This is a predicted structure of a 187-nucleotide RNA (glmS glucosamine-6-phosphate activated ribozyme aptamer) from a Clostridia bacterium. The sequence was found by an Rfam model in a public genome assembly. It matches the Rfam family "glmS glucosamine-6-phosphate activated ribozyme aptamer". The family's RNA type in Rfam is riboswitch. Its family is annotated with regulation of gene expression and catalytic activity in the Gene Ontology. From the family's description: This entry contains a glucosamine-6-phosphate activated ribozyme that is found in the mRNA for GlmS. GlmS is an enzyme that uses fructose-6-phosphate and glutamine to generate glucosamine-6-phosphate. The ribozyme catalyses self cleavage of the glmS mRNA that is thought to regulate GlmS activity.
[in-house]
RNA sequence: AUAUGAAAAUAAGCGCCAGGACCACGCGCUCGCGCGCCCGCGGAUAAAACGGGUAAACGGGCAAGGGGUUGACGAGGAAGGGAGUUUAUCGAAAGACUCGGCGGAUGCUCCCCGGUUGCUGCAUAACCGAAAAAGGUAUUACAAAAACUAAAAGUAAUUUUAGAACAAAGGAUACCGGAUGUAGUUG
Numbered sequence: 001a002u003a004u005g006a007a008a009a010u011a012a013g014c015g016c017c018a019g020g021a022c023c024a025c026g027c028g029c030u031c032g033c034g035c036g037c038c039c040g041c042g043g044a045u046a047a048a049a050c051g052g053g054u055a056a057a058c059g060g061g062c063a064a065g066g067g068g069u070u071g072a073c074g075a076g077g078a079a080g081g082g083a084g085u086u087u088a089u090c091g092a093a094a095g096a097c098u099c100g101g102c103g104g105a106u107g108c109u110c111c112c113c114g115g116u117u118g119c120u121g122c123a124u125a126a127c128c129g130a131a132a133a134a135g136g137u138a139u140u141a142c143a144a145a146a147a148c149u150a151a152a153a154g155u156a157a158u159u160u161u162a163g164a165a166c167a168a169a170g171g172a173u174a175c176c177g178g179a180u181g182u183a184g185u186u187g
Base pairs, nucleotide, nucleotide: 014103015102016101017100019099020070021069022068023067025065028062029061030060031059034058036054037053038052039051040050073091074090075089080112081111082110083109084108085107113129114128115127116126117125119184120183121182122181123180124179135176136175137174138173139172140171148163149162150161151160152159153158
């Protein structure tokens, strides 16, 4: 990012696009080593070769300017209340931009409350959030998606739809793996 007001819908590699990149158009400028045209020379009153000029037409190049396209491929992630904060997990692809910017976000930090640390209470500490220790080992999981192929739309960049192969982490299950002080209590 024209301003104001109201309503509805929509999401987290989510939404948006004043930079950049890509596509087409192109005010205007330019090219005589493209073509065309004119002159000279040449010659056979021809042609070719050679030399000079010309930008109106065709052709080539640059280009103001606005227009369009792109701008994260999925998996995973919220679990009491509040505040703050921004580069908030995992791999795939590419090796060109998934660059850059803005906003947000289940992440993270702090406070309160709560849970666990043999049982109960109190106080602190650590780790967590009612699914309520961090961490470790093993097993497991309907199907990753894009890239790719095909079809369709578009002048094009590109977009939509369909098909198909291949991950890692997280999660789940099992096992391992935890305090101090104090007053009681159980084995």